[in-house]
Context: one part of a larger RNA
Parts: sequence; C1' cells; structure tokens
RNA sequence: GAUGAACGCUAGCGGCAGACUUAAUACAUGCAAGUCGAGGGGCAACAGGGGUAGCAAUACCCGCUGGCGACCGGCAAACGGGUGCGGAACACGUACGCAACCUACCCAUAACUGACGAAUAGCCCUCCGAAAGGAGGAUUAAUACAUCGUAACCUAAUGAAGUGGCAUCACUCUAUUAGUAUAGCUCCGGCGGUUUUGGAUGGGCGUGCGCCUGAUUAGGUAGUUGGCGGGGUAACGGCCCACCAAGCCUGCGAUCAGUAACUGGUGUGAGAGCACGACCAGUCACACGGGCACUGAGACACGGGCCCGACUCCUACGGGAGGCAGCAGUAAGGAAUAUUGGUCAAUGGACGCAAGUCUGAACCAGCCAUGCCGCGUGAAGGAUGAAGGUCCUCUGGAUUGUAAACUUCUUUUGAAUGGGACGAAACCUCUUUUUCUAGAGAGACUGACGGUACCAUUAGAAUAAGCACCGGCUAACUCCGUGCCAGCAGCCGCGGUAAUACGGAGGGUGCAAGCGUUAUCC
Repeated sequence: GAUGAACGCUAGCGGCAGACUUAAUACAUGCAAGUCGAGGGGCAACAGGGGUAGCAAUACCCGCUGGCGACCGGCAAACGGGUGCGGAACACGUACGCAACCUACCCAUAACUGACGAAUAGCCCUCCGAAAGGAGGAUUAAUACAUCGUAACCUAAUGAAGUGGCAUCACUCUAUUAGUAUAGCUCCGGCGGUUUUGGAUGGGCGUGCGCCUGAUUAGGUAGUUGGCGGGGUAACGGCCCACCAAGCCUGCGAUCAGUAACUGGUGUGAGAGCACGACCAGUCACACGGGCACUGAGACACGGGCCCGACUCCUACGGGAGGCAGCAGUAAGGAAUAUUGGUCAAUGGACGCAAGUCUGAACCAGCCAUGCCGCGUGAAGGAUGAAGGUCCUCUGGAUUGUAAACUUCUUUUGAAUGGGACGAAACCUCUUUUUCUAGAGAGACUGACGGUACCAUUAGAAUAAGCACCGGCUAACUCCGUGCCAGCAGCCGCGGUAAUACGGAGGGUGCAAGCGUUAUCC
C1' cells in the first nucleotide's frame, strides 16, 4: 500500500460499487419455461347471443360468437441463471490444421407442394387402486403417422475427360443405372411445408508450444505401441473387435503422491518479480452420490427419463413422492455475508402473422460505513486575555485561548411546503414509394423505479465528532497515583519511591464519519 474481510469504540447526508471466502451440508413455503385456436378434434370454466318454460326473478338447452381448462400436434425447453465438486488434462491459453465433419431458427438460391390409407389421445362407457396412477371397450381429427406417385444440380455404384496435390487422393465437367420429398392454414394481405446449393452462426475432432509441488515417488504400460481387416460415428482415430508384430513413455523427470477450475486480469513493486483469480468478461466441469441411454439440429439434459445407493416425506402397509451449486427464505456450520420486496416501463430471450403471453434473465427498490468518491457538522468580528481546570520559581505568572460569552452574517446537509422529470418510440393503425423485403410521413398507446431525482420557497446556528497515539523507531510532555506490584509491549524494552514507557488528569500530535486492532498478500 491492499482486502469479498472480521472485531472494538464511534457515527450526519448523498452518489457509485460490493456482499456465505466456512458445510458441492440438509432444506418448510412461494415463484424461476413456456407459448401457438392463423395445425387439430372439441367445449370444463367465463362473457355475449339465441331458444324453451315462466308474470318475473330464474332454471334448462344450443360451440352460434368472443375466447379457452384438459388433450393431440408444432416450436422452445441444450439458451438464460447457479456453483467450483472433480480434473495436472490438449481442461485452459496461444498458434495452426480437418484430402476426416455436422449445423434447428436466419439470409440468399433452384425446383416441388399430386393422390390415398390405417390408427390414436381427448370426449363417452365399464372396472381396479387409500393415493400416485392404471386396465378394458366404443368412437373421432390433424401441419401427428403411414403408403403410392413424381423429381434433381441430392445420394450410391460403374465409366470417360481435364486440373491440382501430400501416399491413400481432391476438385471441375460429363454419361448410364438405381434410390430418395412434402401440409396445409388464412382476416385473401399473407403465413407455412419438402428437396437442393451457397452464406452466416454455433459446434465437433486433431497437432505444436506453454501450464503448481515432491526423487524421503525410478521405472511405468497388454488395448498397452504400431499394422492389416472389420464394426461404429456427423466425422478421423484402439473409439471398439478379430488377427499379426513387440512395441510405446522415461533424470529435458515417466509413473506415483499432494494441491488446484483455467484465462483476460487483480494486488504490490522503480522494475524484474512475487502473491491472488471475489465482482465483470471468455472457456471448462458439475446439478443428492454413481451409472445409462432416449428424444432432438443440438444433451448423455439443474427445475426430462430409467436403474442402483444414501437420505427425507406420505400411506388405508398393498404401495407411492422428492432433489434450491435458480430468486427470496430456513436450519446448521462459522469471526462473518442481505428482502420469503416491485415491475415486465426499458434491454434481452421463448412462442406467436399479430395483438400479446411468459420471463426471480434483466431493470429497480429494501438491509449493511463493506469499500471508493463527494459534501456537511458553520462564517466574520470579538481581550474584562472572564470563570473553571492544569502547571510553576505561588501576594504573582504561564497555558487551555479568539477558544467561550457577546455582535453581525450565511442556510449546504437535514426539516416543512409547492412544482416535478429524462429514461419512450417502436411494435400497432392509416397514407405513400415499392413485385416483396424494406423505406418515408402522420396518428394513437405504454414508466416498476416515483411524487424519486431535480427546481423553487420558508424558518432557524438551528439537526451533526469521534478514534488512536504522545520513551526511540515516530509527529506529539507535564503533574498526580502506583512502587519489579498493578500493568504495558510491533522491536528495543519500561515498572524495585520523584516512571515524558503502567493508571488517571491537563495539554499536545495524527487521521477524521470514521479511527484503531486482528488476519492475509506484496
């Protein structure tokens, strides 16, 4: 000098930031991922309309309309958010490579969007179960599923030619054969679907170099190292398998053990370096412990599934349910770390043609001197140098001290009253240019924060100073008490009768809404 700090004493205001470093311990409760009716059958609730009965209130009926619970279907749920367990590894950082790869949504490109079929959820009926849930029957739809047709610049096989290279080969052009697709909706404006190519984006795989400590760890390794053939994958590869060879790593530290997420950076330092990796950003790993796959463009998937295990809960004892290292919150641990808050107004995300819905992402507010920064606690004048305190060479003087009193001002912060934002123009509607996309113009709507910031006015010095130290290092000195006691102390060391070192007082010094102490790093 620094800190994600803690503790003691003290504490006026604001801005900006930060806030479980320990138990990846266990979790009550609420919320954190939905959306689309312009894919579908429908109609549980709500509203409107219609009908029937009734004088009426009202009751019943009708999916007719707005809409819409549950259901089928699509997309999303692999993002966003958390944590740092594991891992010394191509995890990360950096430089390159893939003649060995994939990529939903998005942009561009070429073509297609023709037929037909069988089911199933829901609804209805029956049954089993305490529940979770399940079984059977009947019936029905689709952008769900399947079949047929058509199609290439797509795929595969076999040929021909050219160019290039790095062994296998790659690319371009071309011929034949075989194979492969779809889904409709509409407010008529559009919105979709299938196949192809290219782009963009995101990923996958590989290589070189870098990457902590220990030799009181010296040998390690059998799918091990390589080959051939196959399987598997989006793809290369002992990734896996059969066979063959006996290799491969290692004192330039293999193997083993310990520790640890890595980086941009952060702290310190003149630098070299040393230490660290909270917050913010990139990457990785994990989601009660362990394992596994399914779906999908993408996961071996935090709020999906299955199995084993530990734990907790419900039970009618037959059987079931669960996973806060999401946001709050609770218990425990600990020196120690916050509210079971508000809003989708903005930014961003998912879905939707859109309106919009959802969003503990995010934006805000609350708590905390935890830190940094700013402001204030008054200003000018004022000598009977008052009283009181302290000290001394004690009829007196010195100091506290211009300090106070007193006079004249000012009003920041705070208080009261009044006014009061920026953040919000888009989406939308209309007009217009235009083939569309898109652009231009006009109009309307929308603010959690918040009656906050800010502005104005009013009164009144009114509402606001502590903490540590004073032997040397180290700025700051006297008196009293104590008497190797009580005590102090970072080091040297103080204290045994005049202690500037202990305790108190007066005075002083240093910082200041903080000041000290402790811990840790340079």
Molecule: small-subunit ribosomal RNA, 5' domain
Organism: uncultured bacterium